[in-house]
RNA sequence: GAAGUUGAACAGAUGGCCGCUCCCUUUUAGGGGAGAGGAAAGUCCGGGCUCCACAGGGCAUGGUGCUGGAUAACGUCCAGCGGGGGUGACCCCAGGGAAAGUGCCACAGAGAGAAGUCCGCCCGCCGGAGCUUUAGCGAAGGGGGGUAAGGGUGAAAGGGUGAGGUAAGAGCUCACCGGGUCCGACGGUGACGCCGGAUGCCAGGUAAACCCCACCAGGAGCAAGGCCAAAUAGGGAAGCGUCAAGGACUGCCCGUCCGUGCUUCCGGGUUGGCUGCUUGAGGCCGUCGGUAACGGCGGUGCCAGAUGAAUGACCAUCGCCCGCAGUCAGGUAACUGGCUUCGGGAACAGAACCCGGCUUAUGGGCUGCUUCGGCC
RNA sequence: GCCACCUUAGCUCAGUCGGUAGAGCAAUUGAUUCGUAAUCAAUAGGUCGCCAGUUCGAUUCUGGCAGGUGGCUCCA
Numbered sequence: 001g002a003a004g005u006u007g008a009a010c011a012g013a014u015g016g017c018c019g020c021u022c023c024c025u026u027u028u029a030g031g032g033g034a035g036a037g038g039a040a041a042g043u044c045c046g047g048g049c050u051c052c053a054c055a056g057g058g059c060a061u062g063g064u065g066c067u068g069g070a071u072a073a074c075g076u077c078c079a080g081c082g083g084g085g086g087u088g089a090c091c092c093c094a095g096g097g098a099a100a101g102u103g104c105c106a107c108a109g110a111g112a113g114a115a116g117u118c119c120g121c122c123c124g125c126c127g128g129a130g131c132u133u134u135a136g137c138g139a140a141g142g143g144g145g146g147u148a149a150g151g152g153u154g155a156a157a158g159g160g161u162g163a164g165g166u167a168a169g170a171g172c173u174c175a176c177c178g179g180g181u182c183c184g185a186c187g188g189u190g191a192c193g194c195c196g197g198a199u200g201c202c203a204g205g206u207a208a209a210c211c212c213c214a215c216c217a218g219g220a221g222c223a224a225g226g227c228c229a230a231a232u233a234g235g236g237a238a239g240c241g242u243c244a245a246g247g248a249c250u251g252c253c254c255g256u257c258c259g260u261g262c263u264u265c266c267g268g269g270u271u272g273g274c275u276g277c278u279u280g281a282g283g284c285c286g287u288c289g290g291u292a293a294c295g296g297c298g299g300u301g302c303c304a305g306a307u308g309a310a311u312g313a314c315c316a317u318c319g320c321c322c323g324c325a326g327u328c329a330g331g332u333a334a335c336u337g338g339c340u341u342c343g344g345g346a347a348c349a350g351a352a353c354c355c356g357g358c359u360u361a362u363g364g365g366c367u368g369c370u371u372c373g374g375c376c
Numbered sequence: 377g378c379c380a381c382c383u384u385a386g387c388u389c390a391g392u393c394g395g396u397a398g399a400g401c402a403a404u405u406g407a408u409u410c411g412u413a414a415u416c417a418a419u420a421g422g423u424c425g426c427c428a429g430u431u432c433g434a435u436u437c438u439g440g441c442a443g444g445u446g447g448c449u450c451c452a
Base pairs, nucleotide, nucleotide: 001372002371003370004369005368007366010363012318013317014316015315016314018312020035021034022033023032024031025030037348041359042358044357045356046355047354048353049221050220051219052218056254057253058252059251061217062216063215064214065213066080067079068078069077070076081095082093083092084091085090096212097211101210102209103206104205105204118151119150120147121146122145123144125142126141130137131136159177160176161175162174163173164172178202179201180199181198182197183196184195186193187192225275226274227273228272235266236265237264238263239262240261246258247257248256268451269450283300284299285298286297287296288295289294320345321344322343323342325340326339327338328337329336330335377448378447379446380445381444382443383442386401387400388399389398395432403419404418405417406416407415425441426440427439428438429437
């Protein structure tokens, strides 16, 4: 210098002028104060809050899935374990069970799962070209049996290499290597690691297929919900029901509650106001505990509440970044740094009940580290 | 703001337990006709919205984006 990787932060400042929303003051004209984000976004998870009858049991359904911890909770985070990728820094993993059962594995291939003989290899039988000295040797071809070594198909063919063994072969036997199961010792809270022994046990993949196991989940959502005001035709139709149906409580059943009407559609009125509404699992600072996520204690201060929806526009100066050029300093050099003129640039995006996360969008710079190259 | 759903040929839609995607209309070519329409025959046309993951293999299963559609105020 280039490429890569990690982490933390920032998202211009001040002034003038013209405006917007809310609050306070004083008073009808002013004055003062506050005013978007790291993602306010997607609405993908989890909670608070509110209502439904505080919501019980079972089935179904959905979700999660190594271990330990954090937390209000989580599919999040932290620290580990195991596996995978990368030369490396480092990154990724929906990471329980395939030996409970079922399904699927297209095409190709003989065979796709306690399999299988297409070619090949081996042994008999039939056969008999031909050789030859009466006896024998014996090619092609046919059919039977054995064989999973070799070839071939495939993403995948039932451990690998070598030796023994055999008619030819085969964990058939043996040695080594890999894996599994069982037993024991040690370390660790644990996932697991490591060591020793026994056993030829060698059982394909797929659970983001059904399923099994463990754990979690009642439903709806601030257009929830409460109050006030105004106005209208308390209208019509259909379905179900009148003691058993309907509704509440999601899909079903049990159980419980409300209880004479209930549900849906059409039609009518309004298109207002207040509340919920911002003091909160909150922010900042310090300290202590913890490897960390995070938690305890103390202090500090109040930090947007709009509703056709405010938070803006312009100008000036300074600052930041980039490029060309000039100049100065350091250095042997590669190069680095300062200053000046000119030109250019500053992204993604806008709260809507409130929090914790995830994901996605996005600007330039900084820190640590890695690899490669150049120069001394 | 909240909730539910959809995306497959030019248009409207099929596609089930994952194995290389079809139908109707439209288009093109030919036949028929004096010519056109209708009819008949044939043909072409697909990144299955996009990007990842699981899998030997994805329109299908899972996740994330993008685009689109629909519903939800209050009173009686």
Two RNAs folded together computationally: RNase P RNA and transfer RNA, 452 nucleotides in total.